RNA sequence: UGAAGAGUAAGAAUAUCGGCGUGAAGUGCUUGUGGGACGGGGAGUUGCUCAUAAGACGAAAAGCAAAGGCUUGCGGUCGGUGUUCUGCAUCCCGCUUCC
Numbered sequence: 001u002g003a004a005g006a007g008u009a010a011g012a013a014u015a016u017c018g019g020c021g022u023g024a025a026g027u028g029c030u031u032g033u034g035g036g037a038c039g040g041g042g043a044g045u046u047g048c049u050c051a052u053a054a055g056a057c058g059a060a061a062a063g064c065a066a067a068g069g070c071u072u073g074c075g076g077u078c079g080g081u082g083u084u085c086u087g088c089a090u091c092c093c094g095c096u097u098c099c
Base pairs, nucleotide, nucleotide: 002098003097004096005095010086011085012084013083014082015081016080017079018078019077020075021074022073029055030054031053032052033051034050035049036048040093041092042091043090061072062071063070064069
């Protein structure tokens, strides 16, 4: 110098446990504003993500109990844990192996 390769944050699916809602919040969609993260180092998007405001759309309840409530469901519901899969947007440097 050349070739090959490894590793993260995180994401998805699924199982399980515990919540929330079912008097409709949440989820998903659009727009505005302000943040955050993105292999070991640096840069970093029209991508990802969080908070917030607004807008459109929109639902599954049933049974039991004297009652507080409880049980079974339902929700593109939230979180923890396990398993599996995916995984630096991209650029530069570094690391490992070989020549």
This is a predicted structure of a 99-nucleotide RNA (THF (Tetrahydrofolate) riboswitch aptamer). It was read from a public genome assembly, where an Rfam model found it. The coordinates come from a structure-prediction model, not an experiment, and the mean pLDDT is 79.